[in-house]
RNA sequence: AUUCUGCAAAGCCAAAUCCGUUGCGAGGCGGAGACGGAAAGCCACGGGUCUUCAUGAGAUAGCCGGGCUGCCAGA
Numbered sequence: 001a002u003u004c005u006g007c008a009a010a011g012c013c014a015a016a017u018c019c020g021u022u023g024c025g026a027g028g029c030g031g032a033g034a035c036g037g038a039a040a041g042c043c044a045c046g047g048g049u050c051u052u053c054a055u056g057a058g059a060u061a062g063c064c065g066g067g068c069u070g071c072c073a074g075a
Base pairs, nucleotide, nucleotide: 003075004074005073006072012037013036017032018031019030020029021028022027035062041068042067043066045065046064047063048060049059050058051057052056
């Protein structure tokens, strides 16, 4: 350096809910909070689901698949 694995340790992220803020909305952001996570880091490429009057546009990466990158330990 590469591949596989994830028992443990040190760390990491943060569901629901509440408060504030923002959006037509689904939702987003910040604080509190921890259901969980071994990529629950990033990407809207495919499918699903959701929003919108809508064929258009958007949301969801902690729905599934895929792509890229990464820490620790062991083999």
Predicted 3D model of a 75-nucleotide RNA (c-di-GMP-I riboswitch aptamer) from Salidesulfovibrio brasiliensis JCM 12178. The sequence was found by an Rfam model in a public genome assembly. Lineage of the source: Bacteria > Pseudomonadati > Thermodesulfobacteriota > Desulfovibrionales > Desulfovibrio brasiliensis. Its mean pLDDT, the model's own confidence on a scale to 100, is 83.